A computed fold for an 89-nucleotide RNA from Paenibacillus ginsengarvi, annotated as c-di-GMP-I riboswitch aptamer.
Its mean pLDDT, the model's own confidence on a scale to 100, is 89.
RNA sequence: AUACGAUAAUGGCAAACUUAUUGAAAAAUAAGGACGCAAAGCUACGGGCCUAAGGCGGAUUAUACCGCUAUGGCAGCCGGGUUGCCGAG
Numbered sequence: 001a002u003a004c005g006a007u008a009a010u011g012g013c014a015a016a017c018u019u020a021u022u023g024a025a026a027a028a029u030a031a032g033g034a035c036g037c038a039a040a041g042c043u044a045c046g047g048g049c050c051u052a053a054g055g056c057g058g059a060u061u062a063u064a065c066c067g068c069u070a071u072g073g074c075a076g077c078c079g080g081g082u083u084g085c086c087g088a089g
Base pairs, nucleotide, nucleotide: 004087005086012037013036017032018031019030020029021028022027035076041082042081043080045079046078047077048074049073050072054069055068056067057066058065
């Protein structure tokens, strides 16, 4: 240095849920709160998943309804890229 990850040490992040805000929604941000996480740091490149405003189609007296579709999202779904603490073996 790389791989690897311990009944080690310093610490770090923050699920569900609640409140507020943004958003059509998924979801995001902030505060509280901890299920857990050795990258649960960052990144939408590949796969997968979520939503359907707008668009298209159908139904209908009809604006209600149904279906398809990301340009919208999820990094705490998996993989890839990239940066990083410690050092038992």

Taxonomically the source falls in Paenibacillus (Bacteria, Bacillota, Caryophanales, Paenibacillaceae). It matches the Rfam family "c-di-GMP-I riboswitch aptamer". A reference for the family is Sudarsan et al. (2008), "Riboswitches in Eubacteria Sense the Second Messenger Cyclic Di-GMP", Science. The RNAcentral record of the sequence draws on Rfam.